[in-house]
Context: one part of a larger RNA
RNA sequence: GACGAACGCUGGCGGCAUGCCUAAUACAUGCAAGUCGAGCGAACAGACGAGGAGCUUGCUCCUCGCUCUGUUAGCGGCGAAUGGGUGAGUAACACGUGGGCAACCUGCCCUGUAGUUGGGGAUAACUCCGGGAAACCGGGGCUAAUACCGAAUAAUCAAUUCUUUCGCAUGAAAGAGUUUUGAAAGACGGCUUCGGCUGUCGCUAUAGGAUGGGCCCGCGGCGCAUUAGCUAGUUGGUAAGGUAACGGCUUACCAAGGCGACGAUGCGUAGCCGACCUGAGAGGGUGAUCGGCCACACUGGGACUGAGACACGGCCCAGACUCCUACGGGAGGCAGCAGUAGGGAAUCAUCCACAAUGGACGAAAGUCUGAUGGUGCAAUGCCGCGUGAGUGAAGAAGGUUUUCGGAUCGUAAAGCUCUGUUGUGAGGGAAGAACAAGUACAAGAGUAACUGCUUGUACCUUGACGGUACCUCAUUAGAAAGCCACGGCUAACUACGUGCCAGCAGCCGCGGUAAUACGUAGGUGGCAAGCGUUGUCC
Numbered sequence: 001g002a003c004g005a006a007c008g009c010u011g012g013c014g015g016c017a018u019g020c021c022u023a024a025u026a027c028a029u030g031c032a033a034g035u036c037g038a039g040c041g042a043a044c045a046g047a048c049g050a051g052g053a054g055c056u057u058g059c060u061c062c063u064c065g066c067u068c069u070g071u072u073a074g075c076g077g078c079g080a081a082u083g084g085g086u087g088a089g090u091a092a093c094a095c096g097u098g099g100g101c102a103a104c105c106u107g108c109c110c111u112g113u114a115g116u117u118g119g120g121g122a123u124a125a126c127u128c129c130g131g132g133a134a135a136c137c138g139g140g141g142c143u144a145a146u147a148c149c150g151a152a153u154a155a156u157c158a159a160u161u162c163u164u165u166c167g168c169a170u171g172a173a174a175g176a177g178u179u180u181u182g183a184a185a186g187a188c189g190g191c192u193u194c195g196g197c198u199g200u201c202g203c204u205a206u207a208g209g210a211u212g213g214g215c216c217c218g219c220g221g222c223g224c225a226u227u228a229g230c231u232a233g234u235u236g237g238u239a240a241g242g243u244a245a246c247g248g249c250u251u252a253c254c255a256a257g258g259c260g261a262c263g264a265u266g267c268g269u270a271g272c273c274g275a276c277c278u279g280a281g282a283g284g285g286u287g288a289u290c291g292g293c294c295a296c297a298c299u300g301g302g303a304c305u306g307a308g309a310c311a312c313g314g315c316c317c318a319g320a321c322u323c324c325u326a327c328g329g330g331a332g333g334c335a336g337c338a339g340u341a342g343g344g345a346a347u348c349a350u351c352c353a354c355a356a357u358g359g360a361c362g363a364a365a366g367u368c369u370g371a372u373g374g375u376g377c378a379a380u381g382c383c384g385c386g387u388g389a390g391u392g393a394a395g396a397a398g399g400u401u402u403u404c405g406g407a408u409c410g411u412a413a414a415g416c417u418c419u420g421u422u423g424u425g426a427g428g429g430a431a432g433a434a435c436a437a438g439u440a441c442a443a444g445a446g447u448a449a450c451u452g453c454u455u456g457u458a459c460c461u462u463g464a465c466g467g468u469a470c471c472u473c474a475u476u477a478g479a480a481a482g483c484c485a486c487g488g489c490u491a492a493c494u495a496c497g498u499g500c501c502a503g504c505a506g507c508c509g510c511g512g513u514a515a516u517a518c519g520u521a522g523g524u525g526g527c528a529a530g531c532g533u534u535g536u537c538c
Base pairs, nucleotide, nucleotide: 001537002536003535005534006533007532008531009530012385013384014383015382016381017380018378019377020343025341026340027339029338030337031336034078035077036076039075040074042072043071044070045069046068047067048065049064050063051062052061053060054059055058085296086295087294095220096219097218098217099216100215101214104213105212109209110208111207112206113205114204115203116202117151119149120148126141127140128139129138130137131136158179159178160177161176162175163174164173165172166171186201187200188199189198190197191196222268223267224266229259230258231257234256235255236254237253238252239251240250241249271293272292273291274290275286276285277284278283298319299318300317301316302315321332322331323330324329349375351374352373353372357371358369359368360367361366388418389417390416391415398409399408400407401406422479423475424474425473426472427471428470432465438459439458440457441456442455443454444453482527483526484525485524486523487508488507489506493522494521495520496519497518503510504509
C1' cells in the first nucleotide's frame, strides 16, 4: 500500500459498488420452462337463431345448429442442451496462445434452384369393465391430425465406373453413364364464371453462407528425487466393427515395442485465463465481483430422445439418507432465487415488476421468464457533503498547574450579526418509451387482377422503481464527533496515584518512592464518520 475481511469503541446523510472465503453439509415452504386453438379431434361455459314443454304471458327448462366467442385435460409442434449456480474433481490438449481438418457435424436464420402428386392403417382423448391404500396400471370399443406408414416423381444428394484439371501424402474439383431415395393432399386469408387462381406462414430435396460446435498438433504456466524406473491394448502393423469424423476408439491375428535425469511413474496441492494487488521496473502474490473456456448437479454407472445431452429443476439401475404406506409398494434431490438448521471470527429480503434489455413459444394480441430491471438490509469498501459562518478580551466563570506573581484551556464560550448545505413542513414533478398491435394515408416489389407483404407518415397507447430523483417556498444553530497515540523509532508533556506490585510492550525496553513508558486527569498530536487491533499478500 491492498482486502469479498473479522473484532473493540463510536456512528449524521447521499451516490456507486460489494456481501457463506467455513460443511460440493442436510433441507420445511413458495416460486425459478413454458408456449401454440391460425396443426388436431373432443369436452365445458356463454351469446344468437330455430323448435318444444311449463305456466305466475314474459320468465324458466329441454333439444338442435355448415352460427359466433371463450376456456382447456389429451394427441401434435417448437423450446426445455440457452439463461442461472458452484469449483468437488481435474497437473489434463483442461486452459492460454498460434496453427491444421484433403478426417467432420450444424435446428432456428439468410441467399439461390426445384417441388409440395396420389393413397393407407392405427392410437390418445372419450366410453365401458377390472386391479390398487396410493403412485398408477391392464383389457374391450370409437375417432382426428402439420402424428405414423407405403407408392409416384426428382436432384448439383448417396453408391459405383470412366475422362480432364490440380495438389500438402492419404487425395480434391469439374464433366459424363448406371442404380436407389423425399415431402404436410397443411393452416389462415382474398377473388371467383365454383373449374380454379392467388397471398402469407409452413413443409421437402439440394447448393452456398452465417453462427455454434467436434477432433488433432507446436509452445507455455507447480511442489517433492527423503518418488527412478514405468507400461500389456501397453507401442506399431493387417483386417473388421464403430463414430458426424481421424484414431487401439473396440475386437481378432502378427511383431516387440513405447516412455524416462531435457525428470517418466508415483505422491501432494490446485479449476485455467483476461485480469486484480504490490513494485521505479524486473519480479512476487492472488484467481472474489465482471468477461471467456472447462468440469459438476445427493454418490457411482448407463443409455434413450434429439440438429445438439450421455441432460441441475428428464429416464433406468445400484448405494446412502429423508418422507408416505392399508406393509403389498411408492415419493424425493436448492452447487437456481429467497429462506431454515448446522458449521463458523464472519457474509443480506421467504420483497416489487416484466415498464426497459434479453430469451422461449406464437401470424399476432399475448403468455412465461427469482435472466434482468429495481427496492430493502449491512460504515463491507470507494467517493462526496455536513455537524455552522463572521465578529467578539472584562482575556468572564470553571478546570488544570504554579516559584502564588502568574501561565494555560482561549476567540474557545457567552453576547451580537448572518446563512440554511443537510434536516423538517408544504407545493410542483421527471428522463429512462423505442415500440408492437389497431385506424387512416402514401410509396415499392409481386400478381392477369384483388387481398395480402415491405417501407414511411399521422393518430391512439404502454413505467416496477415512484409521487422517487430534481425544482420552488417556508422554518429553526436548532437534530448530527469520535477513535487512537504522546520514552526513541514517530508528530505530540505535565500533575497525581502506584512502588519490580498492579501493569505496558511491534523492537529497544519501562515499573524496586520524585515513572514525559503503568492507571487517572488536564493539555497536546494524528486521522476523521470513522478510528484502532488482528489476519493475509507485496
Small-subunit ribosomal RNA, 5' domain from an uncultured bacterium, 538 nucleotides, folded computationally.
The coordinates come from a structure-prediction model, not an experiment, and the mean pLDDT is 81.
It matches the Rfam family "Bacterial small subunit ribosomal RNA".